This is a predicted structure of a 91-nucleotide RNA (Glycine riboswitch aptamer) from Nevskia sp. Its mean pLDDT, the model's own confidence on a scale to 100, is 80. Of the family's consensus pairs, 86% are formed in the model. The sequence was found by an Rfam model in a public genome assembly.

RNA sequence: ACAAGCAUCGCGCGAGAGACCGCCGGAAACGGCGGCACCGAAGGCGCAAAUCCGCCCGGAAUCGCUCAGGUAAAAGGAGCGCGAUGCCUCC
Numbered sequence: 001a002c003a004a005g006c007a008u009c010g011c012g013c014g015a016g017a018g019a020c021c022g023c024c025g026g027a028a029a030c031g032g033c034g035g036c037a038c039c040g041a042a043g044g045c046g047c048a049a050a051u052c053c054g055c056c057c058g059g060a061a062u063c064g065c066u067c068a069g070g071u072a073a074a075a076g077g078a079g080c081g082c083g084a085u086g087c088c089u090c091c
Base pairs, nucleotide, nucleotide: 005087006086007085008084009083010082011081012080013079018036020035021034022033023032024031025030037071038070039069043067044065045064046063051060052059053058
């Protein structure tokens, strides 16, 4: 000095699944409680199957579970792209 990686911040993109039923409150919008059905991409949990870390062990996830969350719009949203800053680091 220039890439790659990681973290934070800003901007943009960003899926799935009942605007279900009952009761209560409310003028309505909507909210609370309960019931059944369903979804996975906040978070959480697990490696039983398959996959990856060359194999075992051990571990990880975009895999599995569905505790939490969600099932019109809005909000949220893993992840991706661009930019800025910082850290680390090959040469």